[in-house]
RNA sequence: GAAAUAGCUGUCUAGGGUUCCGCUGAAGACGGCUGACGGGUCAAGUUCUACUUUACGCUCGUCAGCCGCAGGCAGGUCUGGUCCGAGAGACGGCAUAUCGCGGGGCGGUUCGUCAUUCGUUCAUCGACUCGAGAUAGCACACGGAAGGAUAAAAGCCUGGGAGAU
Numbered sequence: 001g002a003a004a005u006a007g008c009u010g011u012c013u014a015g016g017g018u019u020c021c022g023c024u025g026a027a028g029a030c031g032g033c034u035g036a037c038g039g040g041u042c043a044a045g046u047u048c049u050a051c052u053u054u055a056c057g058c059u060c061g062u063c064a065g066c067c068g069c070a071g072g073c074a075g076g077u078c079u080g081g082u083c084c085g086a087g088a089g090a091c092g093g094c095a096u097a098u099c100g101c102g103g104g105g106c107g108g109u110u111c112g113u114c115a116u117u118c119g120u121u122c123a124u125c126g127a128c129u130c131g132a133g134a135u136a137g138c139a140c141a142c143g144g145a146a147g148g149a150u151a152a153a154a155g156c157c158u159g160g161g162a163g164a165u
Base pairs, nucleotide, nucleotide: 007094008093009092010091011090012089015084016083020081021080022078023075024074025073030068031067032066033065034064035063036062037061038060039059040058041057043053044052045051046050096136097135098134099133101131102130103129104128106126107125108124109123111119112118140160142163146158147157148156
């Protein structure tokens, strides 16, 4: 200084975030219950310019606490469901290649014919094609930063890239 190839796909996983579901939280609305205080029902008494009492129940209001609940908000520093998801993770399927087997037509040889541009039952060779099968296909494989998509992120995509060995 130079250096080739390594196909497609399904289901998952490591991993990933937060659209949706679930979960958690705070605030507020509404409803229920409980409590406190005040008003009404409701005034009365006495030692009378003042003082004392005003129960229970019902009802209205204010405040506080607890519980329930629809919606919105926040949270992935929420296990999870949905979701994304590996060239260098798992397991399948396919393409493709090789091998032999079976079928098909084609061509050659052989054979038949006096002969041929003809025929060819049998035998044999060649490539092609179809079917099912076996084997391979599945071996190797360090790797950013940055950017991109989606709701979002990522061992996703750029990318078996740049680079390193």